[in-house]
Predicted 3D model of a 351-nucleotide part of an RNA (small-subunit ribosomal RNA, central domain) from an uncultured prokaryote. The full RNA is in RNAcentral, with records from ENA. Model confidence (mean pLDDT): 89 of 100.

Context: one part of a larger RNA
RNA sequence: CUGGGCGUAAAGCGCGCGUAGGUGGUUUGUUAAGUCAGAUGUGAAAGUCCACGGCUCAACCGUGGAAGUGCAUUUGAAACUGGCAUGCUUGAGUAUGGGAGAGGAAAGUGGAAUUCCCGGUGUAGAGGUGAAAUUCGUAGAUAUCGGGAGGAACACCAGUGGCGAAGGCGACUUUCUGGACCAAUACUGACGCUGAGGCGCGAAAGCGUGGGGAGCAAACAGGAUUAGAUACCCUGGUAGUCCACAGCUGUAAACGAUGUACACUAGGUGUUGGGGGUGUUGACCCCUCCAGCGCCGCAGCUAACGCAUUAAGUGUACCGCCUGGGGAGUACGGUCGCAAGAUUAAAACUC
Numbered sequence: 001c002u003g004g005g006c007g008u009a010a011a012g013c014g015c016g017c018g019u020a021g022g023u024g025g026u027u028u029g030u031u032a033a034g035u036c037a038g039a040u041g042u043g044a045a046a047g048u049c050c051a052c053g054g055c056u057c058a059a060c061c062g063u064g065g066a067a068g069u070g071c072a073u074u075u076g077a078a079a080c081u082g083g084c085a086u087g088c089u090u091g092a093g094u095a096u097g098g099g100a101g102a103g104g105a106a107a108g109u110g111g112a113a114u115u116c117c118c119g120g121u122g123u124a125g126a127g128g129u130g131a132a133a134u135u136c137g138u139a140g141a142u143a144u145c146g147g148g149a150g151g152a153a154c155a156c157c158a159g160u161g162g163c164g165a166a167g168g169c170g171a172c173u174u175u176c177u178g179g180a181c182c183a184a185u186a187c188u189g190a191c192g193c194u195g196a197g198g199c200g201c202g203a204a205a206g207c208g209u210g211g212g213g214a215g216c217a218a219a220c221a222g223g224a225u226u227a228g229a230u231a232c233c234c235u236g237g238u239a240g241u242c243c244a245c246a247g248c249u250g251u252a253a254a255c256g257a258u259g260u261a262c263a264c265u266a267g268g269u270g271u272u273g274g275g276g277g278u279g280u281u282g283a284c285c286c287c288u289c290c291a292g293c294g295c296c297g298c299a300g301c302u303a304a305c306g307c308a309u310u311a312a313g314u315g316u317a318c319c320g321c322c323u324g325g326g327g328a329g330u331a332c333g334g335u336c337g338c339a340a341g342a343u344u345a346a347a348a349c350u351c
Stems, first nucleotide, its partner, number of pairs: 003323004007305002012319001014201004021194003025088002028085004033081002035077008048066007091191001092188004096183003103177007110154001115149007125136002162169002206248002208245004215241002220236004259318006267296011279284001300307002324351003333344004
């Protein structure tokens, strides 16, 4: 390389948009690049194969033939692929009307709770634990009532509920804004799929500048525990957590450990959104269609576990990735970054 694979054994990029490329529905005509057939030329010799012959045989050697899967030219074929032209509507998209949603951004508002401050009541404890102590408190704590400040998060609703490409999104109101779904028509007419590079988004932690700082809390300090205790438990507590920036970083068990798109292949049941229909025509029940989210399960698949119309089944297209364990996701070099580091990525050696 040909292969064989990628839920859990090595292996799906964290996710999207999209360039090149690859690939692509259906009709008719045309072309003849691919494809197929014929012809001609060429395809050195040696070698290989076949036949005959020469050394007494053989090895070896000679003569002739074949083959030489290839290339070029030429003559045809036109189903398929490609090109060109022409249509089509099922793929894709647009318009119209609906309802659903923690989808995103900004501004404003609200109540509960914690903490702190002020004032009132009130007195000796409070707090904390397995038990304690550090700690707070007669300079009046804890408890309780009233008032105020400030920051962060939004109980119940809440649901194998919803939305989003993923990360993720949960108080309320307003403004701006993306996507999906359903219904019935009309329109465009293959405009599609995938996607190396590239570009963008990307939890938490971390970094830069400036704010903010209630609670929580790495580090740190103290108290315990213990043989020790650089821990688990307790009392404190700083970064951080929060906000702003066209800020940076770019990683996670970024998981469904399952790439994207399309088609096909028994069912049952629950639930969310929308539509149609029967009945009552009131809630609602039943039947049915589409789109999602779950559970169970047949065929099939699987090493098994399990998956099973939301496939890990059956196929097609394209991309990514794997190739024994360790060394090592390391060294070196490159690229990126303020740094932390990220990314790309070996070998010796060893089993």